[in-house]
Molecule: Bacterial large signal recognition particle RNA
Organism: Lachnospiraceae bacterium
């Protein structure tokens, strides 16, 4: 120096479980063998999966530093959200006051204070008015209402009978006039009488005095309530800044073994 062959890689990471490693599960990176076993776990025992088979082996291994995907932790910054609560915070609702603001009535006279008049609400009764029937009188029916029917007409030898228009009377429907004893019906008739309910309002007129009144809204005060909004209490989740650690991919300075034969 050369040949063969073994070493050595064929993924890595977080959090979890675990006495610790490692796996199968979850996640991040990423593509870098296959098969069984495996969370009520599987398999090791201090750099640590077991069992087996494949591929690669200086185009390979390891590899300080740089780089930070991503994960934990923390009495920790900010934002956004849920839940529970606090009514003597605040909004909001409501009750008494006041009368600072706006309105509203007022010399066409407010507030007051005196009078006068009207005016309740439902029943029953009675009286009045009104209307109507009923009532009295008078009228008043060609035929299809009474009564009596002249003439005429029918029947009869006759004496008489039948039927029956006009006429006259008396009614009928109808229309007129009186009366107000009776009935009916109706009212802004009396509130006259009685029950029951309300009762100090409401409308209006007059007279005395002379500028305020009122409390609708806003304010203010004093209370009462009320968790929906905001507030503050407590505790959650998500997001994000900080500190601290674990750290993949990428990229490297550099660094390299055993055995055997020549």
């Nucleotide at each position: 120096c050369c040949a063969c062959g073994c070493a050595g890689c064929c993924g890595g990471g977080g959090a979890g479980u675990u006495a610790g490693c490692g796996g199968u599960g979850c996640c991040c990176u990423g593509u870098a063998c296959c098969u069984a076993c495996a969370a009520u776990c599987c398999g090791c025992u201090c750099u640590a999966g077991u069992a087996g088979g494949g591929g690669u082996g200086a185009u390979a291994u390891c590899g300080a530093g740089c780089a930070g995907a991503g994960g934990a932790u923390a009495u920790u910054u900010a934002u956004u959200u849920g839940u529970a609560g606090a009514g003597c915070c605040g909004c909001c609702u409501u009750u008494u006051a006041u009368a600072a603001g706006u309105g509203g009535c007022g010399u066409u006279g407010a507030c007051g204070c005196c009078u006068g008049g009207g005016u309740c609400u439902u029943g029953c009764g009675c009286a009045a008015u009104a209307a109507g029937a009923a009532c009295c009188u008078a009228c008043g029916a060609a035929c299809c209402g009474u009564g009596u029917c002249a003439g005429g007409a029918u029947g009869g030898g006759a004496a008489c009978a039948u039927a029956g228009c006009a006429g006259c009377a008396c009614u009928a429907a109808g229309a007129a006039g009186g009366a107000c004893c009776u009935c009916u019906u109706a009212u802004g008739u009396g509130c006259c009488g009685c029950a029951a309910g309300g009762u100090c309002g409401c409308c209006u007129g007059g007279g005395c005095u002379g500028a305020g009144u009122u409390a609708a809204c806003u304010g203010u005060a004093a209370g009462a309530g009320u968790a929906a909004c905001g507030u503050c209490u407590a505790u959650g989740a998500a997001u994000u800044g900080u500190a601290u650690u674990c750290g993949a991919a990428g990229u490297a300075a550099g660094a390299u073994g055993c055995g055997u034969g020549g």